[in-house]
Molecule: small-subunit ribosomal RNA
Organism: metagenome
RNA sequence: GUUUGAUCCUGGCUCAGGAUGGACGCUGGCGGUAUGCUUAACACAUGCAAGUCGAACGGUCUUUUCGGAGAUAGUGGCGGACGGGUGAGUAACGCGUGAGAAUCUGGCUUCAGGUCGGGGACAACAGUUGGAAACGACUGCUAAUACCGGAUGUGCCGAAAGGUGAAAGAUUUAUUGCCUGAAGAUGAGCUCGCGUCUGAUUAGCUAGUUGGUAGUGUAAGGGACUACCAAGGCGACGAUCAGUAGCUGGUCUGAGAGGAUGAUCAGCCACACUGGGACUGAGACACGGCCCAGACUCCUACGGGAGGCAGCAGUGGGGAAUUUUCCGCAAUGGGCGAAAGCCUGACGGAGCAAUACCGCGUGAGGGAGGAAGGACUUCGUGUUCGUAAACCUCUGUCAGGAAGGAUUAAAUGUAUAGAUGCUAAUAUCAUCUAUGCUUGACUUAACUUGAGGAAUAAGCAUCGGCUAACUCCGUGCCAGCAGCCGCGGUAAUACGGAGGAUGCAAGCGUUAUCCGGAAUGAUUGGGCGUAAAGGGUCCGCAGGUGGAACUGAAAGUCUGCUGUUAAAGAAUUUGGCUCAACCAGAUAAAAGCAGUGGAAACUACAGAACUAGAGUACGUUCGGGGCAGAAGGAAUUCCUAGUGUAGCGGUGAAAUGCGUAGAUAUUAGGAAGAACACCGGUGGCGAAAGCGUUCUGCUAGGCCGUAACUGACACUGAGGGACGAAAGCUAGGGGAGCGAAUGGGAUUAGAUACCCUGGUAGUCCACGCCGUAAACGAUGUCGACUAGCCGUUGGAUCCAUUUAAGGGUUUAGUGGCGCAGCUAACGCGAUAAGUCGACCGCCUGGGGUGUACGGCCGCAAGGUUAAAACUCAAAGGAAUUGACGGGGGCCCGCACAAGCGGUGGAGCAUGUGGUUUAAUUCGAUGCAACGCGAAGAACCUUACCAGCCCUUGACAUCCUCGGAACUUAGCAGAGAUGCUUUGGUGCCUUCGGGAGCCGAGUGACAGGUGCUGCAUGGCUGUCGUCAGCUCGUGUCGUGAGAUGUUGGGUUAAGUCCCGUAACGAGCGCAACCCUUGUCCUUAGUUGCCAGCGAGUCAUGUCGGGAACUCUAAGGAGACUGCCGGUGAUAAACCGGAGAAAGGUGGGGAUGACGUCAAGUCAUCAUGGCCCUUAUGGGCUGGGCUACACACGUGCUACAAUGGUCGGUACAGAGGGUUGCGAAGCAGCGAUGUGGAGCUAAUCCCAGAAAACCGAUCGUAGUCCGGAUCGCGGUCUGCAACUCGACUGCGUGAAGUCGGAAUCGCUAGUAAUCGCGAAUCAGAAUGUCGCGGUGAAUACGUUCCCGGGCCUUGUACACACCGCCCGUCACACCAUGGGAGUUGGUUGCACCAGAAGUAGAUAGCCUAACCUUCGGGAGGGCGUUUACCACGGUGUGAUCAAUGACUGGGGUGAAGUCGGAACAAGGUA
Repeated sequence: GUUUGAUCCUGGCUCAGGAUGGACGCUGGCGGUAUGCUUAACACAUGCAAGUCGAACGGUCUUUUCGGAGAUAGUGGCGGACGGGUGAGUAACGCGUGAGAAUCUGGCUUCAGGUCGGGGACAACAGUUGGAAACGACUGCUAAUACCGGAUGUGCCGAAAGGUGAAAGAUUUAUUGCCUGAAGAUGAGCUCGCGUCUGAUUAGCUAGUUGGUAGUGUAAGGGACUACCAAGGCGACGAUCAGUAGCUGGUCUGAGAGGAUGAUCAGCCACACUGGGACUGAGACACGGCCCAGACUCCUACGGGAGGCAGCAGUGGGGAAUUUUCCGCAAUGGGCGAAAGCCUGACGGAGCAAUACCGCGUGAGGGAGGAAGGACUUCGUGUUCGUAAACCUCUGUCAGGAAGGAUUAAAUGUAUAGAUGCUAAUAUCAUCUAUGCUUGACUUAACUUGAGGAAUAAGCAUCGGCUAACUCCGUGCCAGCAGCCGCGGUAAUACGGAGGAUGCAAGCGUUAUCCGGAAUGAUUGGGCGUAAAGGGUCCGCAGGUGGAACUGAAAGUCUGCUGUUAAAGAAUUUGGCUCAACCAGAUAAAAGCAGUGGAAACUACAGAACUAGAGUACGUUCGGGGCAGAAGGAAUUCCUAGUGUAGCGGUGAAAUGCGUAGAUAUUAGGAAGAACACCGGUGGCGAAAGCGUUCUGCUAGGCCGUAACUGACACUGAGGGACGAAAGCUAGGGGAGCGAAUGGGAUUAGAUACCCUGGUAGUCCACGCCGUAAACGAUGUCGACUAGCCGUUGGAUCCAUUUAAGGGUUUAGUGGCGCAGCUAACGCGAUAAGUCGACCGCCUGGGGUGUACGGCCGCAAGGUUAAAACUCAAAGGAAUUGACGGGGGCCCGCACAAGCGGUGGAGCAUGUGGUUUAAUUCGAUGCAACGCGAAGAACCUUACCAGCCCUUGACAUCCUCGGAACUUAGCAGAGAUGCUUUGGUGCCUUCGGGAGCCGAGUGACAGGUGCUGCAUGGCUGUCGUCAGCUCGUGUCGUGAGAUGUUGGGUUAAGUCCCGUAACGAGCGCAACCCUUGUCCUUAGUUGCCAGCGAGUCAUGUCGGGAACUCUAAGGAGACUGCCGGUGAUAAACCGGAGAAAGGUGGGGAUGACGUCAAGUCAUCAUGGCCCUUAUGGGCUGGGCUACACACGUGCUACAAUGGUCGGUACAGAGGGUUGCGAAGCAGCGAUGUGGAGCUAAUCCCAGAAAACCGAUCGUAGUCCGGAUCGCGGUCUGCAACUCGACUGCGUGAAGUCGGAAUCGCUAGUAAUCGCGAAUCAGAAUGUCGCGGUGAAUACGUUCCCGGGCCUUGUACACACCGCCCGUCACACCAUGGGAGUUGGUUGCACCAGAAGUAGAUAGCCUAACCUUCGGGAGGGCGUUUACCACGGUGUGAUCAAUGACUGGGGUGAAGUCGGAACAAGGUA
């Protein structure tokens, strides 16, 4: 950072840090210091890595003038057990640490003693001879510091006697060597305490095993080995077995405790091709020794031989991956030697590698025309790269080139001189001193000096958040990125590129691994009511823990001292490389372990004693505690009998079922089994499970009281044991009711369910298993402490009373609230989830999984113990706000109800879907599309289709050129258009030209009803004219949030009042606006006409009037204002008065925060994309008007409340000059003619119609209804064919009131009647307005729909059109079973037995010694016995791989079937 809309918590995943013997990618200047096969302990070509000594020996060779010098195969001595490599094995006295006794120790040091005298051989060599070779065989000669006796011998053995038992010389003399003994030092062997990985799905292991005695063996103790005896030894404090692993100092990390690790350096161990074995030796069971077996490689004449890089280089192979077949012994160290010296792949150095650490550099200062160029851009005198560059001044590290002189070198040796010692000696020799000479791999180095000149030197990663750093272009869920969250579906700061920025820098990123963060294993330092987690309950062995006081000892504990804790490293400090890394010196520290001295509080221990814990006793008391037996009544069912008749039963409604063979009902009698109504109670008892009629017997327990007894006897409790609901199991009884399975009936799309009718196991009893439950208080047991209040059960006690009731105190239970405290919150709260103590159990992300395998238990079902692979970034708890519920409460609305009239049926009109078509242009699609955009498609409109044309274009701006503009006519063509043609030369002027218009040309551009309403603006619909939506401050809450806004009333209203941790405020409501209803004032024409006058057949016609109507300006009026009642003395409601109007008077305009990615790119505007001789533009014709069909909205009807005919009356609001068009005339009529008047309170459209008064029709497909069709006309218009309206005559369809369903309306409303207008050349049944006539009904809020508030549940938040489960089908992945198969490891039994060692030995051989000379002792070879490697056979165990088939699991895009869960999820 990441679970959520948001929050807190739990909890996992992931990141930032440090590190590495690393690897990979890109890049790369220098130096210093380190480091460099982590994999195949795989196989190795080649060279080197252990020799040396002639002052031990004989011989040979070379050389020399003589002495002599040199070389060396062999014998002999010392060394090849060190040094170097590797980590396979090993879970062990292997290592670490600290102790110990029964040992050895070459060379070295010290001390003591000795070194006498003999003997016999074998190599080399010579000869013969075998073999390809390696290598031998035989015969003969010979030396020694080689070998063997003797003597002596402090020593060793033994009680003693006695026994045993050594030696080597060399060198011209000094030394050195040899032998024995005693010490030391060093090194090595052995033993013990403690520590040292994982697994119990490894629980038992062990016969030399454990011990003893006596031996053998060893350097030495020991069952190490042998014989005999005994039966022990180890193990839950983890034996045995399996897996993994060299251990440590240290290293990395961490605040530490810890965790991880064991490269380089150092200590120890183990190994040396694999396995076994011994020899030699002081030391080995031996890396560059030997023997045997095996595998592999090589040589071979096929007979036989040779080899072992885990030494240094190097090769192949493996691998992501690790260097030169280098130089030198100059230094340090080692071997040999008297020494010179020789040897030394130890070592010192160089080489390769940015592998790591450290240091340095790639320049420094100035310099604005803020250049060019790139990128961005708001397009500008823009911003940025950027003082960056250029340019000027300066420096000169590093690299390159030149020159120079030091250090590492100390010794040794040698020469000379001197001194001392030895000696007869100034020979020689030894020691010491001085001087000279001599030795450098590295080294063309380091260091120093000077010259030259900015010269020789910068990359990598990142830029969505975490996490420092942003823009443009490309791409379009593609390509790709990604550590986690996640990004990409046309405007990507997340992909790719670019510019810029950030970080680090000769490096930078990635990857792998470890620690950290991670308090996600919690000792320091976690938890378990609901998140993962308390065992179902009790008893109890081991273990852990344990009351008050005393004494002792001193195991733990505390403390002083001593030893040790190697060096290196780490720390502090000083010094040396110019600094640093690096190196050197000094110091401090060190937990631990061991020894020793002390202290005695606490714990353990020992002793004696106490009573508060615990138990016993005695006396009451309580109860569905348990077991057994006996008894009881009600009910149910069945049987018998009576009465009685047609139904009963059951359900939402039914049916199956029972019943005329008599049911149900009712009465009486009988039988059977099971359960015990009322009492009955958050009442009782029990450890839990659990226990309920009454009585009896047996039995266990608790509480209370007394304080007599015991004297810590206690608590907990791994394993273990006992108990343990229901269901289930075995065999036997019993069986009334109920009732899995199951039959039938319903329901349903289905219904293997819910409902009904039957009904078997079972439920019951006795015996035995099972051992699990949401076995729950989801809360382990025990103890202590910490405010209160109110119930209730059992007991004790005190007070009081009249028996009862009552009150107080106390105790043991059982409940409700609640303080402090705790808790993530909810909540808990003396019955704790508070504060503490003791012990046990359990948890560590979700899924896979409580599953597989294995073990144990079980008759079975199954239980218990209990994983991994794989997969996800969450899963989860509590609370919050919403939304939702086939949850609840309250309220409203033409929502229902009550009514009136319709739609749905008919014909037609109109719109839509569908279909058709060249095209039937496009959009709108539940309410909220469908007489909608469209207030009006014959052409136009027009966007569509066919055909014919144009390409700077029909339209805009700029540039160039020409021309007035404009106009007449003809021809071709469907027209656009094309070709000719007539007339015409204008306006302004500073005379340069200019303005407008037309034509041609060029390119920038025009143009697009092309796409995206999911890129947008604007506008609109809808919830809804619903009453809501919010804010500031305060308060509460860890927080999201809450409060306010909830509550009691009231309202049309979050309207108002009251209450109130809230107090106020805003947008909405209301009001303010328009209109209408009453009155008043003013004004009086075109309107009006009461009174006066005039005139007419008649008419405000005229004079005049300003009263009335009206017109249009301004006012008044209505506010619950007044009265009464109700209400809380409120708000308000009800009634009344008055009033034209009464409680918002009616109507309109007005639409909060927001919802629907609602609608519109085709009104308009607009980002992006697309077309550009076409998706643009022009024209003609066609289409939008099609028609098996379906739907919506309307009109006209079906008739008598009517049709038809005749007559008579009364409106309002509009429109009119491209217009309305009067009178008159013509026509049946549409209409024509005519043209008065009117730019309108004046004229016209304009006759209102229902109504009323008469007449007729008489219930019929009609005198209803008018569709359709025929004929004839009128009008508009360029043009009525596709495709207009109207008119006359004729024709006269369906239709007789409309199924399911559904719509509107609460008053001047519905219904009904006509009139007008916009659009418009013409074309309304549509739309918008106007008036006329003018109802019915509302009890009421149960139900349907929509909405508001409160509350409740929720697994929903894209919010129920939500979420989500399982089977099946398909693909992929890992895994279990599986007849088996293959391989590794290993146990047991047996066979076998190389080399070797030990024993035996009647065969063969035999120098040293003895001998009586015959031989013996001893030895060798051979043979044999024992042990034993490899190998083999059989039988087990275990691990791994694989296996037809098969089981479940996981993951996948939009599959199939259902609908289990979440709301009362529709059966909780």